[in-house]
Description:
Predicted 3D model of a 99-nucleotide RNA (THF (Tetrahydrofolate) riboswitch aptamer).

């Protein structure tokens, strides 16, 4: 100076535990406020979450019961761990290879 390349935080999906709801909350989808986070270091968005208001839309229940739950189900239901995939929006530096 050139070329290549590694790494993160996370997200998906699948399996197994597990929470909630089933007298409708959550999930998703739409608007506003506010905050956050984004390879080892710096910038960082019109992406990406979380809270908060606020609006559309909206369901699966059965059985048995000592009446107070049990059990099977059901929800784009919470969380956990394990596998697999994919991955720094983007920019500058760095790190490792080679020349």
């Nucleotide at each position: 100076u050139g070329a290549a390349g590694a790494g993160u935080a996370a997200a998906a999906a699948u399996g197994c535990g597990u929470u909630c709801g089933u007298g409708a909350a959550g999930u998703g989808c739409c608007u506003g406020a506010u905050g956050a986070a984004c390879g080892g270091g710096g910038a960082g968005u019109u992406g990406u979450c979380a809270u908060c208001a606020g609006g559309a839309c909206g369901a699966a229940a059965a059985g048995c019961u000592c009446c107070u739950g049990c059990u099977u189900g059901c929800g784009g239901u919470u969380c956990g761990c394990a596998u697999u995939u994919u991955g720094c929006a983007u920019c500058c530096c760095g790190c490792u290879u080679c020349a």
The prediction has a mean pLDDT of 76. It was read from a public genome assembly, where an Rfam model found it.